[in-house]
Molecule: transfer RNA
Organism: Bacteroidia bacterium
RNA sequence: GGACUCGUGGCUUAAUGGAUAUAGCACUUGACUACGGAUCAAGAGGUUGGGGGUUCGAGUCCCUCCGAGUCCA
Numbered sequence: 001g002g003a004c005u006c007g008u009g010g011c012u013u014a015a016u017g018g019a020u021a022u023a024g025c026a027c028u029u030g031a032c033u034a035c036g037g038a039u040c041a042a043g044a045g046g047u048u049g050g051g052g053g054u055u056c057g058a059g060u061c062c063c064u065c066c067g068a069g070u071c072c073a
Stems, first nucleotide, its partner, number of pairs: 001072007010025003018056001027043005049065005
C1' cells in the first nucleotide's frame, strides 16, 4: 500500500428496515442475616465510534473519516 471482518451502558452480548434498543455480570437501594456472603425485590446507567446520505421509518442499507483485528504484498 491492497482485500476483508468488527465497533451497542463499566465489561460481555441480543436485536429480519418497524413497540420505549435486549439480557447476563458488575454497581446503588431495600428485604433477609448477629455481621458478611448467598438469595429475593426495586433502581440507576446507552448521543448504538464521528459525520453525511437513502427511506414514511436506520443499531441494521450506502458514502466518508477514526479506531481494532486477520490475510496478502